[in-house]
Context: one part of a larger RNA
């Protein structure tokens, strides 16, 4: 000098765009943060109706989602991350394409009713019932398994096909304008996402020199979507290591950020990718996907309720609380946009997100007036008492109105979806559906905000640090090695340009200084 997720002191007008618990991965009151579908299902309730029935709502069964999105960085020195590859060792819901199918039966369980237990949380028994829930049978292939055979290829276990035989395994309906749509089952391919493996790279200490027994390899068996000591029995005795193993300390990694002419050094806030974690430790279940932040079970610590028998909970989601700390915000608005989940759709949900609020916390921009004005006024300070300086500064005259105040107008962000008409495709078809075009109703949290116009009026707006040298800027008084200053050198013991105050000056400016850590 630069830079900062900064803090502290003094001061503080406005706007735009960013940032905002670095400390206790310590504890949490309260509210919200993941639902949705009645076009899968039977009920119940309500409304209309004489009724049939229609419409609305939804506790339960069922489907999809809840593995995304959001948070944090405790652990981790590791295939965790980065990079380059491999998978002839693998899986992939929803989506896209192709092609085939969707036949026929059955028995239950919730809800509900009855009864029982319990303070509660909740639980038990009996009875009734539906389904796209569960299930028997049929059919099926280029699917799976086994066997025989054959072609091509490969670096190996083999891979990609062809032929034959045997065995095994599917399905669900719903809506309506009655022809379609949405689904369902099997298979192949794609896309996307993920798993696993490998080469290389990735902090410190040798005042850590040896470490290792599932350890290193093999065979049999098991196991997984999948290779593998991944697990197990047996056999062999291997494997790593001064090219630093093991142990110890520290740490999420990266794109990047900051400094620097560069070499390089330091860092890893915000944003983006990956990883890990979700009160602490362990475990599996469900599922295409988890060993699952707002799921389950067990153990532990802690908190709460209790009728003492037993129960409930997990903010490292958004706000917020107290606590720690030098230190870090609102218990705000909206789903209008973007995106996500569910749904045929209308739509519902969304503390993701978009906005607003607070904070000079940072960067950038603007303003606090402009021109004239010498009796160089008064006052202050200094003085050699002549004067000098503050100083065109003020007063005074003229002008302007950014900003602020008041008044009026007032956005873009909104187009999809929807409706009408037309055209094309599909079709037996003027239905429907899909695509396109034209016209068109509605939809804005921010917000009466940005912006524009007008009115009055210099009106509403300057501080902070420093002035011995380094280093731009000097005098007076007070003090008297005292009080104090100080980044280094050093000032202060009676004329201190170095302490304190004043006048003056210098520098930066809505900031200025100080401090911490970094280059």
């Nucleotide at each position: 000098g630069a830079a900062c997720u900064a803090a502290c002191g003094c001061u503080g007008g406005c706007g735009g765009c960013g940032c905002g618990u670095c400390u206790u991965a310590a504890a949490c009151a309260u509210g919200c943060a993941a639902g949705u579908c009645g076009a899968a299902c039977g009920g119940a309730u309500g409304u209309a109706g004489u009724a049939a029935u229609a419409c609305a709502u939804u506790a339960g069964u069922g489907g999809c989602g809840a593995a995304c999105g959001g948070g944090u960085g405790a652990g981790u020195a590791a295939c965790a991350c980065g990079u380059a590859g491999g998978u002839a060792a693998u899986c992939u819901a929803c989506c896209u394409c192709a092609g085939a199918g969707u036949c026929u039966g059955g028995a239950a369980c919730a809800a509900c009713c009855u009864g029982a237990u319990g303070a509660a949380a909740a639980u038990c028994a009996g009875g009734c019932u539906a389904a796209u829930a569960c299930u028997g049978g049929a059919u099926a292939g280029u699917a799976u398994u086994a066997a025989u055979u054959u072609u091509a290829c490969g670096a190996a276990u083999g891979u990609a096909g062809g032929a034959u035989u045997a065995a095994u395994u599917a399905a669900a309906g719903c809506a309506u304008u009655u022809a379609u749509g949405c689904g369902c089952u099997g298979u192949g391919a794609g896309a996307u996402g993920a798993g696993c493996c490998u080469g290389c790279g990735u902090c410190u200490g040798a005042u850590u020199g040896u470490c290792u027994u599932g350890u290193u390899g093999g065979u049999g068996g098991g196991g997984u979507a999948a290779a593998a000591g991944c697990c197990u029995a047996c056999c062999a005795a291997g494997g790593c290591g001064a090219c630093g193993a093991u142990c110890u300390g520290u740490a999420g990694c990266u794109g990047g950020u900051c400094c620097g002419a560069g070499a390089g050094g330091a860092c890893g806030a915000c944003c983006a990718g990956c990883c890990a974690c979700a009160c602490u430790g362990g475990g599996a279940c469900u599922g295409a996907g988890a060993c699952a932040c707002g799921g389950c079970c067990c153990a532990g610590a802690c908190u709460c309720c209790u009728a003492c028998g037993g129960g409930a909970g997990g903010c490292a989601g958004c706000a917020g609380u107290g606590g720690g700390g030098a230190a870090u915000u609102u218990u705000g608005g909206a789903c209008a946009a973007u995106g996500g989940g569910c749904g045929c759709a209308a739509g519902c949900c969304u503390g993701a997100u978009c906005c607003a609020g607070c904070c000079a916390u940072g960067c950038c921009g603007c303003g606090u007036g402009c021109g004239g004005g010498a009796a160089g006024a008064a006052g202050g300070c200094c003085u050699u008492c002549g004067g000098g300086u503050u100083g065109u500064a003020a007063a005074c005259c003229g002008c302007u109105u950014u900003u602020g105040u008041c008044a009026g107008g007032g956005a873009a962000g909104a187009a999809g979806c929807g409706g009408u008409u037309c055209g094309a495709g599909c079709u037996a078809a003027u239905a429907u559906c899909u695509c396109g075009a034209a016209c068109u109703a509605a939809u804005g949290a921010c917000g009466g905000u940005a912006c524009c116009u007008g009115a009055a009026g210099a009106a509403u707006a300057a501080g902070c640090a420093c002035c011995g040298g380094c280093u731009a800027a000097c005098u007076a008084c007070g003090u008297g090695c005292c009080a104090g200053c100080a980044g280094c050198c050093g000032c202060g013991g009676u004329a201190a340009u170095a302490c304190g105050u004043a006048g003056g000056g210098u520098g930066c400016a809505a900031g200025c200084g100080u401090u911490a850590a970094u280059c």